[in-house]
Predicted 3D model of an 85-nucleotide RNA (c-di-GMP-I riboswitch aptamer) from a Deltaproteobacteria bacterium. The sequence was found by an Rfam model in a public genome assembly. Its mean pLDDT, the model's own confidence on a scale to 100, is 85. Taxonomically the source falls in Myxococcia (Bacteria, Pseudomonadati, Myxococcota).
RNA sequence: ACAGCGAAAGGGCAAACCCGCCUAAAGGCGGCGGCGCAAAACCACGGGUCUACAGCCGAAAGGCUAUGAUGGCCGGGUUGCCGAG
Numbered sequence: 001a002c003a004g005c006g007a008a009a010g011g012g013c014a015a016a017c018c019c020g021c022c023u024a025a026a027g028g029c030g031g032c033g034g035c036g037c038a039a040a041a042c043c044a045c046g047g048g049u050c051u052a053c054a055g056c057c058g059a060a061a062g063g064c065u066a067u068g069a070u071g072g073c074c075g076g077g078u079u080g081c082c083g084a085g
Stems, first nucleotide, its partner, number of pairs: 005085001012037002018031005035072001041078003045075003048070003055064003
């Protein structure tokens, strides 16, 4: 110095609930809050999952469909703080 494991300290992020706003919805953003997180930083590339406005099918009930969403579901890619042992 690099890699793996990982203690301490300083800092970082922020689940659920509740409130407001946006969205057809899933969900997102802000506030509150703090369950957790060393990548819980970034990228929807692969898989999974959620939703289904529009579209298609159907007599109806309903079904199908991502171009929507999820990085705090997993894999992959990019970047990255400290540092005892």